[in-house]
Context: one part of a larger RNA
């Protein structure tokens, strides 16, 4: 000099754009953060209103609504944190023995049956959490049968294995309802390829200590077997005795890694906040289940610590999600608004959910921009300070005069972020069809949290807006008074013991400026 996720002191007008627990991976009150689908399925209230009534009640509507339950998909993404990890963890370059829901493309199918279990009803236990027994029932839930282009196994001849329907349109007839058959959207099954994502292996690189020199028995290799989606001591039995190490094994300490960031002319050094990629973790330790995917932050089980409830028998919980609280600390924000946009989950869709996200609030924490007036004005006013008592200086500074109105204030106007979705009509596709559905086009009514938006215009009036550090040398800037080795200053050299430009105050000056200094840290 540059820099910072900074803090502290004094001061503080506005806006833009970023950032904001670096410490206790300490403990957490409260609310929210993952649901959705009635176009998979069977059930199904109540309040209220109204009618009847033998005053017990019943009917209609509310409403096939609310609501649970079965089932499907999603809760493995998104969000947080950096404890652990010196490791194929990460970075980079390669590899072969693998899987991949939803999505895209291709091929072939979607036939016929069966028995249950929730919900519900009845009963029982319990303080509760909840649990048990009996009975009824549906399905895209479950299980056989048939079929098998391709698929799997195989001794190449055989063997094995699948599915699920729902909605719309039209369809007899007097009307309503709407069977079979037809059609179409979305599904379902098998398989091939792709895309995406993931698992595995290897070369090289990746901090300090030798005051750590030896380490290793599933250890190193082979064979058989097992196991996995998959290679492999991954596991197991047997056999062999190997494997690593001064090119630093083992042990100890420290640490998430990278793109990057800071500094520097560079080489390098330091660092890994925000943003992005990867990894690991989710009270601590362990385990598996389900599933395409987890050994699963807001799932399950076991053990432990802690907190809470209890009828003492037994139960409940996990903010390193967003806010917020206590604590720790020099120190770090709101228990805000909205799904309008972007993205995600579910759904045919309308839509619902989304503390992701978009915004707003707080903080000079950083960077950037603007303002706190402009011109004129010598009687060089008053006043302060100083003085050789003449004067000098603050100083065109002020006052006065003439202007301007950015920003703030008040009032009015007012984009863009909106694409879509819905309704109607037309062309085309599909179809037996002018129906339904889909694509495209046109018209219509609409969808904004921010928001009193940005921006523009008008109004009034200099009105509402300057501090901080320093002035001995380094280092830009000097005098007076007080003090008298005292009180004090200080980054280094050093000042102070009666004329202190170095202490304290004042006047003046210098530097930066909504900041200025100090401290800490890095180069």
């Nucleotide at each position: 000099g540059a820099u910072u996720g900074a803090a502290c002191g004094c001061u503080g007008g506005c806006g833009g754009c970023a950032g904001g627990c670096c410490u206790a991976a300490c403990a957490c009150a409260u609310g929210c953060a993952a649901g959705u689908c009635g176009a998979a399925c069977g059930c199904g209230a109540a309040a209220g209103u109204u009618c009847c009534u033998u005053c017990g009640g019943g009917g209609a509507u509310g409403a096939g609504u609310a609501g649970a339950g079965u089932g499907g998909c999603g809760g493995a993404c998104g969000g947080g944190u950096g404890a652990g990890u010196a490791a194929c963890g990460c970075g980079u370059a390669g590899g072969a023995a693998u899987c991949u829901a939803c999505c895209c493309a291709g091929u072939a199918g979607u036939g016929g049956g069966g028995g249950a279990c929730a919900a519900c009803c009845c009963g029982a236990g319990g303080a509760a959490a909840c649990u048990c027994g009996g009975g009824c029932u549906a399905a895209u839930a479950c299980c056989g049968c048939a079929u098998a282009c391709g698929c799997c196994c195989u001794u190449u001849u055989g063997g094995g294995g699948a599915a699920a329907g729902c909605a719309g349109g039209g369809g007899a007839c007097c009307u309503u309802u709407g069977a079979a058959g037809c059609u179409c959207u979305c599904g379902c099954u098998a398989u091939u390829g792709g895309a995406u994502g993931a698992g595995c292996c290897u070369g090289c690189g990746u901090c300090g200590g030798a005051u750590u020199a030896g380490c290793u028995a599933g250890u190193u290799g082979g064979u058989g077997g097992g196991g996995u989606a998959a290679a492999g001591g991954c596991c197991u039995a047997c056999c062999a005795a190997g494997g690593c190490g001064a090119c630093g094994a083992u042990c100890c300490a420290u640490a998430g890694c990278u793109g990057g960031u800071c500094u520097g002319a560079g080489a390098g050094g330091a660092u890994g906040a925000u943003c992005a990629g990867c990894c690991a973790c989710a009270c601590u330790g362990g385990a598996a289940c389900u599933g395409a995917g987890a050994c699963a932050c807001g799932g399950u089980c076991c053990a432990g610590a802690c907190u809470c409830c209890u009828a003492c028998g037994g139960g409940a919980g996990g903010c390193a999600g967003c806010a917020g609280u206590g604590g720790g600390g020099a120190a770090u924000a709101u228990u805000g608004c909205a799904c309008a946009a972007u993205g995600g989950g579910c759904g045919c869709a309308a839509g619902c959910c989304u503390g992701a996200u978009g915004c707003a609030g707080c903080c000079a924490u950083a960077c950037c921009g603007c303002g706190u007036g402009u011109g004129u004005g010598a009687a060089g006013a008053a006043g302060g300070c100083u003085c050789u008592a003449g004067g000098g200086u603050c100083g065109u500074a002020a006052a006065g005069c003439a202007c301007u109105u950015u920003a703030a204030g008040c009032a009015g106007g007012g984009a863009g972020g909106a694409a879509g979705g819905c309704c109607u009509a037309a062309u085309g596709g599909u179809u037996a069809a002018u129906a339904a559905c889909c694509c495209u086009u046109a018209g219509g009514a609409u969808u904004g949290a921010c928001g009193u938006u940005a921006c523009c215009u008008g109004c009034a009036g200099a009105a509402u807006a300057a501090g901080c550090a320093c002035c001995g040398g380094c280092u830009a800037a000097c005098u007076c008074c007080g003090u008298g080795c005292c009180a004090g200053c200080a980054g280094c050299c050093g000042c102070g013991g009666u004329a202190a430009u170095a202490c304290g105050g004042a006047g003046g000056g210098u530097g930066c400026a909504a900041g200025c200094g100090u401290u800490a840290a890095u180069c």
Molecule: small-subunit ribosomal RNA, 5' domain
Organism: uncultured prokaryote